[in-house]
RNA sequence: CGCGGGAUGGCGCAGCCAGGUAGCGCAGCGGGUUCAUACCCCGCAGGUCAUCGGUUCAAAUCCGUUUCCCGCCA
Numbered sequence: 001c002g003c004g005g006g007a008u009g010g011c012g013c014a015g016c017c018a019g020g021u022a023g024c025g026c027a028g029c030g031g032g033u034u035c036a037u038a039c040c041c042c043g044c045a046g047g048u049c050a051u052c053g054g055u056u057c058a059a060a061u062c063c064g065u066u067u068c069c070c071g072c073c074a
Stems, first nucleotide, its partner, number of pairs: 002072006010026004020057001028044005050066001052064003
């Protein structure tokens, strides 16, 4: 160089194929419960979906560019 996979709240991941409200678990914060802590229960905050452009009424999702990570071949 070539091929394949990946990048989504602090962390681990879904959602993409088939465009239409961005979700789950843990962690964090507040409350309930308890003599207290933990468990458990209720609630809240936190993401312009790696980058830039294109298509579209509408893009995390489709197309292209670039960057980074992992693997394969030599």